Small-subunit ribosomal RNA, 3' major domain from a Crocinitomicaceae bacterium, 473 nucleotides, folded computationally. Rfam family: Bacterial small subunit ribosomal RNA. Lineage of the source: Bacteria > Bacteroidota > Flavobacteriia > Flavobacteriales > Crocinitomicaceae. The coordinates come from a structure-prediction model, not an experiment, and the mean pLDDT is 83.
Context: one part of a larger RNA
RNA sequence: UGACGGGGGCCCGCACAAGCGGUGGAGCAUGUGGUUUAAUUCGAUGAUACGCGAGGAACCUUACCAGGACUUGAACGCAUUUUGACAGAUCAGGAAACUGGUCGUUCUUCGGACAAUUUGCGAGGUGCUGCAUGGCUGUCGUCAGCUCGUGCCGUGAGGUGUUGGGUUAAGUCCCGCAACGAGCGCAACCCUAUUUUUAGUUACCAGCACGUUAAGGUGGGGACUCUAAAAAAACUGCCGGCGCAAGCCGCGAGGAAGGUGGGGACGACGUCAAGUCAUCACGGCCCUUACGUCCUGGGCCACACACGUGCUACAAUGGCGAGUACAGAGGGCAGCUACACCGCGAGGUGAUGCAAAUCUCAAAAACUCGUCUCAGUUCGGAUCGAAGUCUGAAACUCGACUUCGUGAAGCUGGAAUCGCUAGUAAUCGCGCAUCAGCCAUGGCGCGGUGAAUACGUUCCCGGGCCUUGUACA
Repeated sequence: UGACGGGGGCCCGCACAAGCGGUGGAGCAUGUGGUUUAAUUCGAUGAUACGCGAGGAACCUUACCAGGACUUGAACGCAUUUUGACAGAUCAGGAAACUGGUCGUUCUUCGGACAAUUUGCGAGGUGCUGCAUGGCUGUCGUCAGCUCGUGCCGUGAGGUGUUGGGUUAAGUCCCGCAACGAGCGCAACCCUAUUUUUAGUUACCAGCACGUUAAGGUGGGGACUCUAAAAAAACUGCCGGCGCAAGCCGCGAGGAAGGUGGGGACGACGUCAAGUCAUCACGGCCCUUACGUCCUGGGCCACACACGUGCUACAAUGGCGAGUACAGAGGGCAGCUACACCGCGAGGUGAUGCAAAUCUCAAAAACUCGUCUCAGUUCGGAUCGAAGUCUGAAACUCGACUUCGUGAAGCUGGAAUCGCUAGUAAUCGCGCAUCAGCCAUGGCGCGGUGAAUACGUUCCCGGGCCUUGUACA
């Protein structure tokens, strides 16, 4: 100087408390361990691994296994040889890769181009080392800290500044002070909430006119909504109280918004030899008729079991049937599809609009009426049987969906444990990426409905500042 203390002081955080909803019990989905296996590819492992890399494992992917093949090689560059008999089509063998036969005979400005082929040089490796590395990332932590220059103090390590008194979300600001300044962090940035101006198409429709079963459907309008550009607005600015000041307090005014308005991006010096050599890059080591490459099939989906994360439930604040209404943000041409017809349905057939503020995908809970009356049920939907639809060469291993039948466990969950402080939790649906299809109940977004509680900081956990002890560094 740090680190640590079942030392002290001050302070913060859904840390506890106060509340609401879960997990832990059930079934299923998914990841992991274990076991099994020819293989169940590899990595991630307290917090900071376990719906994680994977934003799509039937083939491909794919790295694994079995078998069949290739050796300048599956791709690319340069040089070189030969060919236009190459490529391609077709036939035979084969599971395919591939091998063999037949047909076939590029363009030209004659320089060559293009394609194939030979040889040579560069190959190739998801093989090892993340404890050789770059880059990227997690975490402490959006915590308020971490430092420097000069000066001063100290033999020195180092200190001071950065401590102290207040204050703040904040090393935020003020006051004081052998310090005076400065940097990286904090804040300032972006979106959103209000208003104004400008501009009206594909959006809008108040007034006028036409028109309709209904309709901004049409003329028109520039008011309103909205769209998208610019600007204004919030700064403790004003008032009162307290205070030297900074600032704090007020069911104070005004205001759409009030004391950081809400949300996002942004992560200081560093810590964990944290993670990643399998995104990529790269040192070293290793393989080179194989640890490289191609193909078929299998596996990554196994199943006594254990754990994590989720979904669906156990019902009446509900289930079922009928009727009826209201979003936002997105996507769409090998696409989204109105509408009509067929089918109980998944879907099919036809057909129309739209490269989209124009057309389209396209809401559910809610509300109204009826029914069920507490039951393993009209709850719950696992499992299994049958018949189908769709994607795709191909759904056996191993896809999703539909219909009919079947109708398991489960009656609110032990010890323990998680999330959340407001448009939040809870609950309801919608969209997108990936994608032929999909094992999505995941991830990332969007809106609808919309709570309860916080006395307080003694205690648990984590953190910040000062101080004290130490046989630790």